This is a predicted structure of a 98-nucleotide RNA (TPP riboswitch aptamer (THI element)) from a Bacillota bacterium. It was read from a public genome assembly, where an Rfam model found it.

This record gives sequence, C1' cells and structure tokens, in this order.
RNA sequence: AUUGUGCCGAGGGGUGCCGAAAGGCUGAGAGAGAGCGAUCUCAACCCUUUGAACCUGAUAUGGGUAAUACCAGCGCAGGGACGAGCUAACAUUGAAAA
Repeated sequence: AUUGUGCCGAGGGGUGCCGAAAGGCUGAGAGAGAGCGAUCUCAACCCUUUGAACCUGAUAUGGGUAAUACCAGCGCAGGGACGAGCUAACAUUGAAAA
C1' cells in the first nucleotide's frame, strides 16, 4: 500500500398458525404503540448486487400437522436495497529494509 473480516453512517424486509385467555408450534425474527381501515412510528432480528433477506408466481403442487408461508420442490423463474467512509488488531497480496 491492496483486498477481506470488522466498525461507522445509510438503506431494504417480514411480523404467521392454534387458543376465550393464559399460553403452545416453527423460526434469526412472529414485539410494542397509534389508526374505523388502508397504513404509520419505534424496538429486536435478518439482508444490501459475491443479492433465497424479502416479494410475485400462490386462494398453486406433493408430503405432514391440532393448525400454519411446517417441510420439500417451484428456483441456472421474474423482481429486489450502498459508501473512490474508517481501520487499533487479525488475515491476504505486493514493495522496501534487515
């Protein structure tokens, strides 16, 4: 000095099923508040083109469950959100010195 991890700032996203309730199931995450509702704000979590975070297809297909976006395919299908910022330490590459 370069690249990466990391950090900083910015952005994207979802919040289901059963139950009278308490609570139970899966999961990284199923939370709180406002609103008649659509939706909005905040928290946590995940993801940011090396993009399966997430959306469409989908009131779909097969399997399974008390039930579900529970599992699998669908899926080399279509979309989908960054910065010539920082760098002590770690790692990588190059140069110089010893």